RNA sequence: UUUACGGAGAGUUUGAUCCUGGCUCAGAACGAACGCUUGCGGCGUGCGUAACACAUGCAAGUCGAGCGAGAAAGGGGAGCAAUCCUCGAGUAAAGCGGCAGACGGGUGAGUAACACGUGAGUAACCUGACUUUGGGACGGGGAUAACACCUCGAAAGGGGUGCUAAUAGCCGAUAGACUAGAGAGAUCGAGGGAUCUUUUUAGGAAAGGGGGCCUCUAGCAGACAAGCUCCUGCCCGAAGAGGGGCUCGCGGCCUAUCAGCUAGUUGGGGAGGUAACGGCUCACCAAGGCGAAGACGGGUAGCUGGCCUGAGAGGGUGGACAGCCACACUGGAACUGAGAGACGGUCCAGACUCCUACGGGAGGCAGCAGUGGGGAAUAUUGCGCAAUGGGGGAAACCCUGACGCAGCAACGCCGCGUGAAGGAAGAAGGCCUUCGGGUUGUAAACUUCUGUCAGAGGGGAAGAGGGGGAGGUAAGUGAAGAGCUUAUCUUUUUGACGGUACCUUCAGAGGAAGCCCCGGCCAACUCCGUGCCAGCAGCCGCGGUAAGACGGAGGGGGCGAGCGUUGUUCGGAAUUACUGGGCGUAAAGGGCGCGUAGGCGGUUGGUAAAGUCCUGGGUGAAAGCCUCAAUUUCAAGUUGGGAGGGCCCCGGGAGACUCACCAGCUAGAGGAUAGGAGGGGGGAGUGGAAUUUCCGGUGUAGCGGUGAAAUGCGUAGAUAUCGGGAGGAACACCAGUGGCGAAGGCGGCUCUCUGGCCUAUCCCUGACGCUGAGGUGCGAAAGCCAGGGGAGCAAACGGGAUUAGAUACCCCGGUAGUCCUGGCCCUAAACGAUGAGCACUAGAUAUGGGGGGUGAAGGAUACACUCCGUGUCGCAGCUAACGCAAUAAGUGCUCCGCCUGGGGAGUACGGUCGCAAGAUUGAAACUCAAAGGAAUUGACGGGGGCCCGCACAAGCGGUGGAGCAUGUGGUUUAAUUCGACGCAACGCGAAGAACCUUACCAGGGCUAGAAGUUCAGGUGGUAGGAUGCUGAAAGGGAUCUGACCCCGCAAGGGGAGCCUGAAGAGGUGCUGCAUGGUUGUCGUCAGCUCGUGUCGUGAGAUGUUGGGUUAAGUCCCGUAACGAGCGCAACCCCUGCCCUUUGUUGCGACCAGGUGAAGCUGAGCACUCUAAGGGGACCGCCAGUGUUAAACCGGAGGAAGGAGGGGAUGACGUCAAAUCAUCAUGGCCCUUACGUCCUGGGCUACACACGUGCUACAAUGGUCGGUACAGAGGGGGGCGAAGCUGUGAGGCUAAGCGAAUCCCAAAAACCGAUCUCAGUUCAGAUCGAAGUCUGCAACUCGACUUCGUGAAGGUGGAAUCGCUAGUAAUCGCGCAUCAGCCACGGCGCGGUGAAUACGUUCCCGGGCCUUGUACACACCGCCCGUCACACCACGAAAGUGGGUUGUACCAGAAGUCGUUGAGCUAACCCUCAGUCGAGGGGGGUAGACGCCCAAGGUAUGACUCAUGAUUGGGGUGAAGUCGUAACAAGGUAGCCGUAGGAGAACCUGCGGCUGGAUCACCUCCUUU
Repeated sequence: UUUACGGAGAGUUUGAUCCUGGCUCAGAACGAACGCUUGCGGCGUGCGUAACACAUGCAAGUCGAGCGAGAAAGGGGAGCAAUCCUCGAGUAAAGCGGCAGACGGGUGAGUAACACGUGAGUAACCUGACUUUGGGACGGGGAUAACACCUCGAAAGGGGUGCUAAUAGCCGAUAGACUAGAGAGAUCGAGGGAUCUUUUUAGGAAAGGGGGCCUCUAGCAGACAAGCUCCUGCCCGAAGAGGGGCUCGCGGCCUAUCAGCUAGUUGGGGAGGUAACGGCUCACCAAGGCGAAGACGGGUAGCUGGCCUGAGAGGGUGGACAGCCACACUGGAACUGAGAGACGGUCCAGACUCCUACGGGAGGCAGCAGUGGGGAAUAUUGCGCAAUGGGGGAAACCCUGACGCAGCAACGCCGCGUGAAGGAAGAAGGCCUUCGGGUUGUAAACUUCUGUCAGAGGGGAAGAGGGGGAGGUAAGUGAAGAGCUUAUCUUUUUGACGGUACCUUCAGAGGAAGCCCCGGCCAACUCCGUGCCAGCAGCCGCGGUAAGACGGAGGGGGCGAGCGUUGUUCGGAAUUACUGGGCGUAAAGGGCGCGUAGGCGGUUGGUAAAGUCCUGGGUGAAAGCCUCAAUUUCAAGUUGGGAGGGCCCCGGGAGACUCACCAGCUAGAGGAUAGGAGGGGGGAGUGGAAUUUCCGGUGUAGCGGUGAAAUGCGUAGAUAUCGGGAGGAACACCAGUGGCGAAGGCGGCUCUCUGGCCUAUCCCUGACGCUGAGGUGCGAAAGCCAGGGGAGCAAACGGGAUUAGAUACCCCGGUAGUCCUGGCCCUAAACGAUGAGCACUAGAUAUGGGGGGUGAAGGAUACACUCCGUGUCGCAGCUAACGCAAUAAGUGCUCCGCCUGGGGAGUACGGUCGCAAGAUUGAAACUCAAAGGAAUUGACGGGGGCCCGCACAAGCGGUGGAGCAUGUGGUUUAAUUCGACGCAACGCGAAGAACCUUACCAGGGCUAGAAGUUCAGGUGGUAGGAUGCUGAAAGGGAUCUGACCCCGCAAGGGGAGCCUGAAGAGGUGCUGCAUGGUUGUCGUCAGCUCGUGUCGUGAGAUGUUGGGUUAAGUCCCGUAACGAGCGCAACCCCUGCCCUUUGUUGCGACCAGGUGAAGCUGAGCACUCUAAGGGGACCGCCAGUGUUAAACCGGAGGAAGGAGGGGAUGACGUCAAAUCAUCAUGGCCCUUACGUCCUGGGCUACACACGUGCUACAAUGGUCGGUACAGAGGGGGGCGAAGCUGUGAGGCUAAGCGAAUCCCAAAAACCGAUCUCAGUUCAGAUCGAAGUCUGCAACUCGACUUCGUGAAGGUGGAAUCGCUAGUAAUCGCGCAUCAGCCACGGCGCGGUGAAUACGUUCCCGGGCCUUGUACACACCGCCCGUCACACCACGAAAGUGGGUUGUACCAGAAGUCGUUGAGCUAACCCUCAGUCGAGGGGGGUAGACGCCCAAGGUAUGACUCAUGAUUGGGGUGAAGUCGUAACAAGGUAGCCGUAGGAGAACCUGCGGCUGGAUCACCUCCUUU
C1' cells in the first nucleotide's frame, strides 16, 4: 500500500455436582393464512389445493399493389308515377391465392432421461422470412371455387349440372460454381474421411404486380405500349447471420427389506428409412451386453441462472423474472409446411358436456377476464393499442387480453403523517397506599405557533421518437427538372394512464394509533376477582383462599400502520462432525481366525508427467449478489460501468511429494542352521481312589434327613462293617493372578500323528508387507436327529415340609439330559464389556521360558544385563470422573467394524439359513422430556466394625382379670361447646363445669350496643338517688327527690354525666398449611458449624478421620492443616463435713430459780438450729498399667474420691409436630347478628371399647387398745387451741397468731389382745334410712357423717410398664385451685427401707467409622408382571374393493408404408378422327387386401393401497385386583445364553460373567 469485515448463547434429568444426551427458546426468511387494528403515497406481488368442470365475451390475422366477382342502408338528380341515372363503391361480406396461425401467451401432469447444467463434437445434418453476391424468368395447354340453377338435410353440412380468373395447378424448353452415379489426379486430416481439378452419364426452374415517362423503338403528332425507367415479387445457385436436429465427457434425489437384468437384447456386413449418424427398422450370422464404483426394480421429482439461511463449508428451495424441456380433455395417428407428430388445425378411439325433428351433429380457458367446485387461501367478465414488441401489407393501415395502464388486497419492501414550543396549583379523575403519600404526569387544561398528508380552489407536464399530410433543400438512379429512394429543414396531426404527477392559494390542530407482552429463558409489577374450578402453557411449569404465570384494572416494556398467532426452511445443532464428534463403565469393537476385491505401504537412483503447482487463451447468456456512479426531494425502485463466479475446455511450463515404469538395497517379511518350554490338537491303549449296585459273611434296630421335622429306607434284617464281582463317569494331592492356544477352550499315565511359539547364529530371498467389505472355517453351555451307553448328578414330574398361599427356596425320590459315534444348531456378561498391525514415550518389583557375561578349580548358587511372555505399583500424558499408564484408555500412522435421546423393539413385515427350537438382516405408527455415566452429601440395609442407655439380661413391684374414680373413642341428644391422636393425645388444656365459669342448646330481650377512643349537635327538673308496678330474669314503664368541677365581677364559656348522629366497636367465627410468641420430641444425645489455608473441573473434602481415653468433639498423641464459635464441662441453686459471724420467736451444756410435768424464768449462745460468708476434693499424694502422654486401676488420708447426690441449664436442626380457645397478629367472614344481656338446660347422657389411677382379693393381714418419732408448707371474709355439746360429720363459745412465737398437725413402725383361711371380724361397691356443712340455690348435679345393706373380687390370658440406693416398695403429711367439691388427680415433704446387674448374643433407641444402593417425600422409600376398565396407533386374518404392472392370447379404429386396383380419371404421349370427339398408353385415384398399431377383451402372475368378523402383543391413563420379582447380602446375590415348567412377577437345570455384600485364607504391592 492492497486485500480481508468474520463465528455470543440460554432453559430443562439431580438434594446438589460434573459429563453424556435429547427436547425447547432467542435470529433471519415467506407467493402465505388466521385474529385484532388501519391515515396517505411509491415500487413490486397475488389458485401453492382439483393437469377439476366450464356459461359469456375477447386472445390470429392480414394482403384489392396476386385473382374473378361484388351488395345494402343512406344522399343527390331526372320523371306525374312506376322507375331510371349517379354518389355511396370497386366499399362491406364471402371465395380462390400468398404469408403468418410451429412465434407470442399458459401450465408443470408426465419425465431419474443426454430432460437439464457445463464443456466439447457433427469429416453424420437442415434452415422460410433477412443480408451479401452470381445467374435466370421462354413457349403452351387444361381446370376449379366464388357465382347461377336444381337438389338432400331439423341442423351441422353437403350433392349434381353449368360458367370463370390468377403470383392456384400442369406440360415442354433452357441452365451451372446444382443433385446423383462412375473414372483419373492432387492436397489435407491421427483417423473414419474431407476438399479441389478434370472426363463422362443421368436429372431438375420460374409469376407476375405497381408507379412514372416518351430519350430510345416492330410503333410514334399526341395519347398509349409489346418501348424506356423505377419499385416490388418469382426461379436456380454460392455465402453470411440467426435458429434448430443429432452425438459424447463430467455433474446434481431416496431405497439393497429391489441382486441379478437383457432376444432387437450386444455386435457384424447388407438392405430399407431419415435433413442426418445409428437396431431407427428388417432378413441373415455370431453370442454377446450391463451389474456391488449398485445393473434391474420401486418411490419421489420438471432442470437451471438463481432464491432463503449460514462465519464458512454446507443445508433447504426452484413462486415472480430469465434460459431449456415437457404438455394442451385422455390415448393413438399422420397431413400440410422451411419448421408441427401442431393449445385456440385434421382424422380415429374413449370419457364427459351440449343441441336434436332421434335420423344425426357440436365442443375442449394448463390464453385474458369471469363462473361453479375444492380449499386456511390468491384479484376486474376494466381502459388502450399512446409507448415497447409481434403478424400481414409497398404503404396508409388493420390485428394483437403480448404489452402499456387503471381497479381490488397492508400480501411484501420503502417513505411520510397523526403536530411543535412553553406550561406545577404537580388540577380533576383513575390506580396503589405503611393513610404520610406515591403514580398516571408536562401528560392534560391553558398560552403561543406551524401547516406535511388528507380536503377545497387555480395552474398543469414529461412520457412523442416517429409515421402521415403540405411545403422546401441536397444526393442517388435515370434520357429526364418525371417517378422512386435516402438524408434533412419548416409546418400540421397523434396520450389509454389523466386533469394524473408536480406547482400554487385557502382554512383549521382541525380528519388520522394500534397490537402484543410483563414467573424464568426475556425488556417490563401491583391491586381485585377466581379457588386443581374457570383457565394458561414454546420448554420448565402455573391454578387446591393472600396467584407478579388464570380473568379484569391501573401502571410498565416492545414494535408501530401495523402487531401477534399458525405453518414451513435454514440457523443456533460440533445433534451425521470435509471444515468439525465418538465407541473400558454414558449409544457404540464384529465371538475368533484365514483370506478375495479394495484401501494403505520400507530404502536409493533414473525416466515419464496422471494427480499436484504456476502461467496464458476460451467459455461460464441477461437479470440477480458485491462494488462505483447516476437518477426518482430521500429510500425502496430504476439506469449505466466494473468486479466476481466452474471438480469446465485447450495450450505452455515446474518436477519436491503421490501414482506409473526401469534398475538396485536390506533395517520390514519370509527361509535356513542349532537349541528350548508347554493341561495346544487328533487317535489308540492303560491305572488307582471314590460313589452306586449285586453276591456272601458279621451284626441289630434303627438309618437317613433338617432350623425343626416329615416323606423315604429298615425285623422279608437296613444303616454300620469285612470280602468278592459288575459298570459308568471324572481324574484328589502336584496346582501356582503358573503354562499352551486365534477365540471357544485345554489337567491321571503311556504310545503315536500333528499345529503354533521362544532364543541364539546373521547364511539365503529381496518389499515378497499391513488391514480386510463380501466369502470361508472354527465356535462354551443348552437344544435337535440317528445309534449306543447310563455309575453319580439332575430340568420336567411325584411326595414331604415351610407358608396367609408356596406352582419356590429346604428334604426324599426321579426322567430327558449330562458320556461315546455320526450329523445339525451358531448363540452367551462369547468380557480386558478395551478390533488388528507398526513406531515412539521415566521407573520399581514379582514370576514363567531362553541366552551370553562377571565370579568360581568345577557345580549349585549369587550379581548386573538381554530377548519373549504373565502380573502388581507408579511419573509424564490422557480421562466427565472412576481410572489407564511400554500388555495404554499416552503420542502418531494405516485399514476394518460400529454409534447418533428413552420406550415401542432386537419387535412386526419381507428376505436368507435351520428338521425344529430359532438365528441373521431389521423398521414404522404411537408415546415421553427425559433415559443415562461417574462421583458427592445424606438416609437406609433382615451389611460390617467400635461404643453407649433400666435397651435386654438379673431382680423387686405393678398394669392387663374385679369394683369404683377419671379421661378418651363410639353412640345418643335440642345441646351433650372446643381443642389434643403412635412414642411425643387419652387424671391432657382443666391449680376445682350445681348458677357463674360457658365458648353449646331452647326460650325471652337490646341494636352506636355489655366495655373502650374521638368528633359534632343537644341537654337543669338533667345526671344521680329513693319508692313501688309488671315480668322467670334481662328488660319495660311510672312517682318522688335532685346536684357537681374549672375560668370569669358578671354575662357567659369550658368540662364531667346523659341523649342523638358519625368515625367506628364487638366476634372463644375460619385459616396453627399466612404468622409472632410459647411448648413438646429426638435428647442432657455429643454433636452442629465457621474463618483462613490446602485438595478436587465441581458438588464437596480436609479440619471433625486415625491410635488411645472419657459421661462427653473430655483430653493426649499423630496429622495439610491452623485457629475459632454454638454445644459438653465449669460458673448458679439445694443437699452431705468443718469454720467464722448472728442469737429471737430457736437452743439447751454450765450457773441460779421453778413446776404435777415442762427452756417455764433469770442468765447464756457452748451445742442443735437459723442464714449469710468462707474452707473442703484437685487424680493433689503413693504404687502399678499406659507411649515418658492423656488417662485408667488400686491404696492412704478424708464427712465426702475420681462428675459425692439432686436440680436449673436443652447446640445446629427435625417432625408444614401443638396452640388463631392464654395472648398478639395478616387475610377472609358476620354487623337489629356469627355481637350482647337474661332464665332454664347441657358440658355429669350410656349397649359398649381403650388409657390412667384408687381400693382390694387378706394373717408380712384385719379389728380393738396402748404408745413414739418428721419434714416441708399454709393461715385474716383466715388458721382456730382449750372448754362444752353431738355416736359422728359438726355445732356453741372462745384464747392465741399476719406467725422459727399461735393454729392446722401425722401414719406406717413399736407393745399387747383378738380373728384362724372362710367370700371370712377379708373386701368394700351398690342400695335404703337419717343427718351435717358450704352456698341465692345441692332435682338434674356437691362433699362429708351415722345406722343398715354387703356386689364383684381367692393375685389376674396373650401381652405390657416402672425402677440400679436412701432408689424400688411401703407409710402418712402439706400446698395450689377453691364458697363447697366429685382430688383416688397434680405438685411437694418427710418416715420405714430392699433385691439384682454374669454380661452385651438378642429386642428397642442412639453415637462414630466403613461398605452397598435403582432411595433423596430419603425403606412407612423405590419398584415388577398378570388380571379388570377406558382410549390410541400398529401387526395377523377367511376374505373384499381399488391402483400400477408383467406374461400369453384375442381383437383391431384412424393412419403411414406396401400390394392390388376388372371401378373412376382434364392436362402428357400414340392411333383414329381432323369441328366436337373416340380408343389405347403413362400417371393419378375410390375400393379391397397385408404389415405395424391405440382403446377394448380373456386368462394368469407380481407389487401396492384401503377395508375386514375375530385375534395378538404394545402405549397411555385417577386412589382398581393379586402377589413381591429387582434395588441393601432386597431377605434364595444378581445378570447373560439356552431348555423345561408355572395365575403373575418368576422358578428350576446346564454353562458363563462380576456389573456380588460379608468373613476367612492365599498371593502380590507399599512403608518401616